[in-house]
């Protein structure tokens, strides 16, 4: 100095003003927000993670048959592979830019509740991936 491996710590912002209504931070109008990595600096490229489905394996749990083994169905945990997954244009600088600057757009699981990016909930959860530290090995 590389690096399989272990641990740790850290890892997602935002509804303020009005208006209509018994009743909306959910509707109307205006406002506000942007996860991790690549790449000329990105909510809209490209790939990743959260939610959602289904097949696989391995667990738990137990109802049925059976004389016992065994056999296998709800339901439920882990890991795992598919699937699903919003949305950007014009113009400028430049070597290089759907990232930067000007302009106008345009996107955002599920459940709850007068209809939700923003409030509640699961979530004091999980995760990309960031830092750090041990200890082994070339």
């Nucleotide at each position: 100095g590389u690096u399989a491996u272990u641990c740790u710590u850290u890892g997602g912002g935002g509804c303020g003003g009005g208006g209509u209504g018994c009743a909306a931070u959910u509707c109307c109008c205006c406002a506000c927000c942007g996860g991790c990595a690549g790449u000329a600096a990105a909510g809209u490229c490209u790939g990743c993670g959260a939610a959602g489905a289904a097949g696989c394996a391995g667990g738990g749990a137990g109802u049925u048959u059976u004389u016992u083994a065994u056999a296998g169905a709800a339901c439920u945990c882990u890991g795992u592979u598919u699937c699903c997954c919003g949305a950007a244009c014009g113009g400028g600088u430049g070597a290089a830019a759907u990232u930067c600057c000007c302009g106008u757009a345009c996107c955002g699981a599920c459940g709850g509740u007068a209809u939700a990016g923003u409030c509640c909930g699961g979530a004091u959860g999980a995760u990309a991936a960031a830092a750090g530290a041990a200890a082994g090995a070339c």

FMN riboswitch aptamer (RFN element), 138 nucleotides, folded computationally.